[in-house]
RNA sequence: GCCGAAAUAGCUCAGUUGGUAGAGCACUGCAUUCGUAAUGCAAAGGUCGCGGGUUCGACUCCCGCUUUCGGCU
Numbered sequence: 001g002c003c004g005a006a007a008u009a010g011c012u013c014a015g016u017u018g019g020u021a022g023a024g025c026a027c028u029g030c031a032u033u034c035g036u037a038a039u040g041c042a043a044a045g046g047u048c049g050c051g052g053g054u055u056c057g058a059c060u061c062c063c064g065c066u067u068u069c070g071g072c073u
Stems, first nucleotide, its partner, number of pairs: 001072007010025004019056001028042004049065005
């Protein structure tokens, strides 16, 4: 230099032929217990990497950029 993949909650990851963004774990509260752990219930937590474009409508499609990983030379 060229090609490809990835970026979504604190962490690990889902989310399809575009239509209001989810799970597990963690954290917080409550219940249970003499107490703790475990367990159950509830709540909170997101400008979907950044900037544009298309569209009535974009995590999703198109373009550019950034970061990370892999391959080729």
Record summary
A computed fold for a 73-nucleotide RNA from a Bacteroidales bacterium, annotated as transfer RNA. NCBI's taxonomy places the organism under Bacteria, Pseudomonadati, Bacteroidota, Bacteroidia, Bacteroidales. The sequence is in RNAcentral, with records from ENA. Its Rfam family is "tRNA". Rfam links the family to the GO term triplet codon-amino acid adaptor activity. The coordinates come from a structure-prediction model, not an experiment, and the mean pLDDT is 82.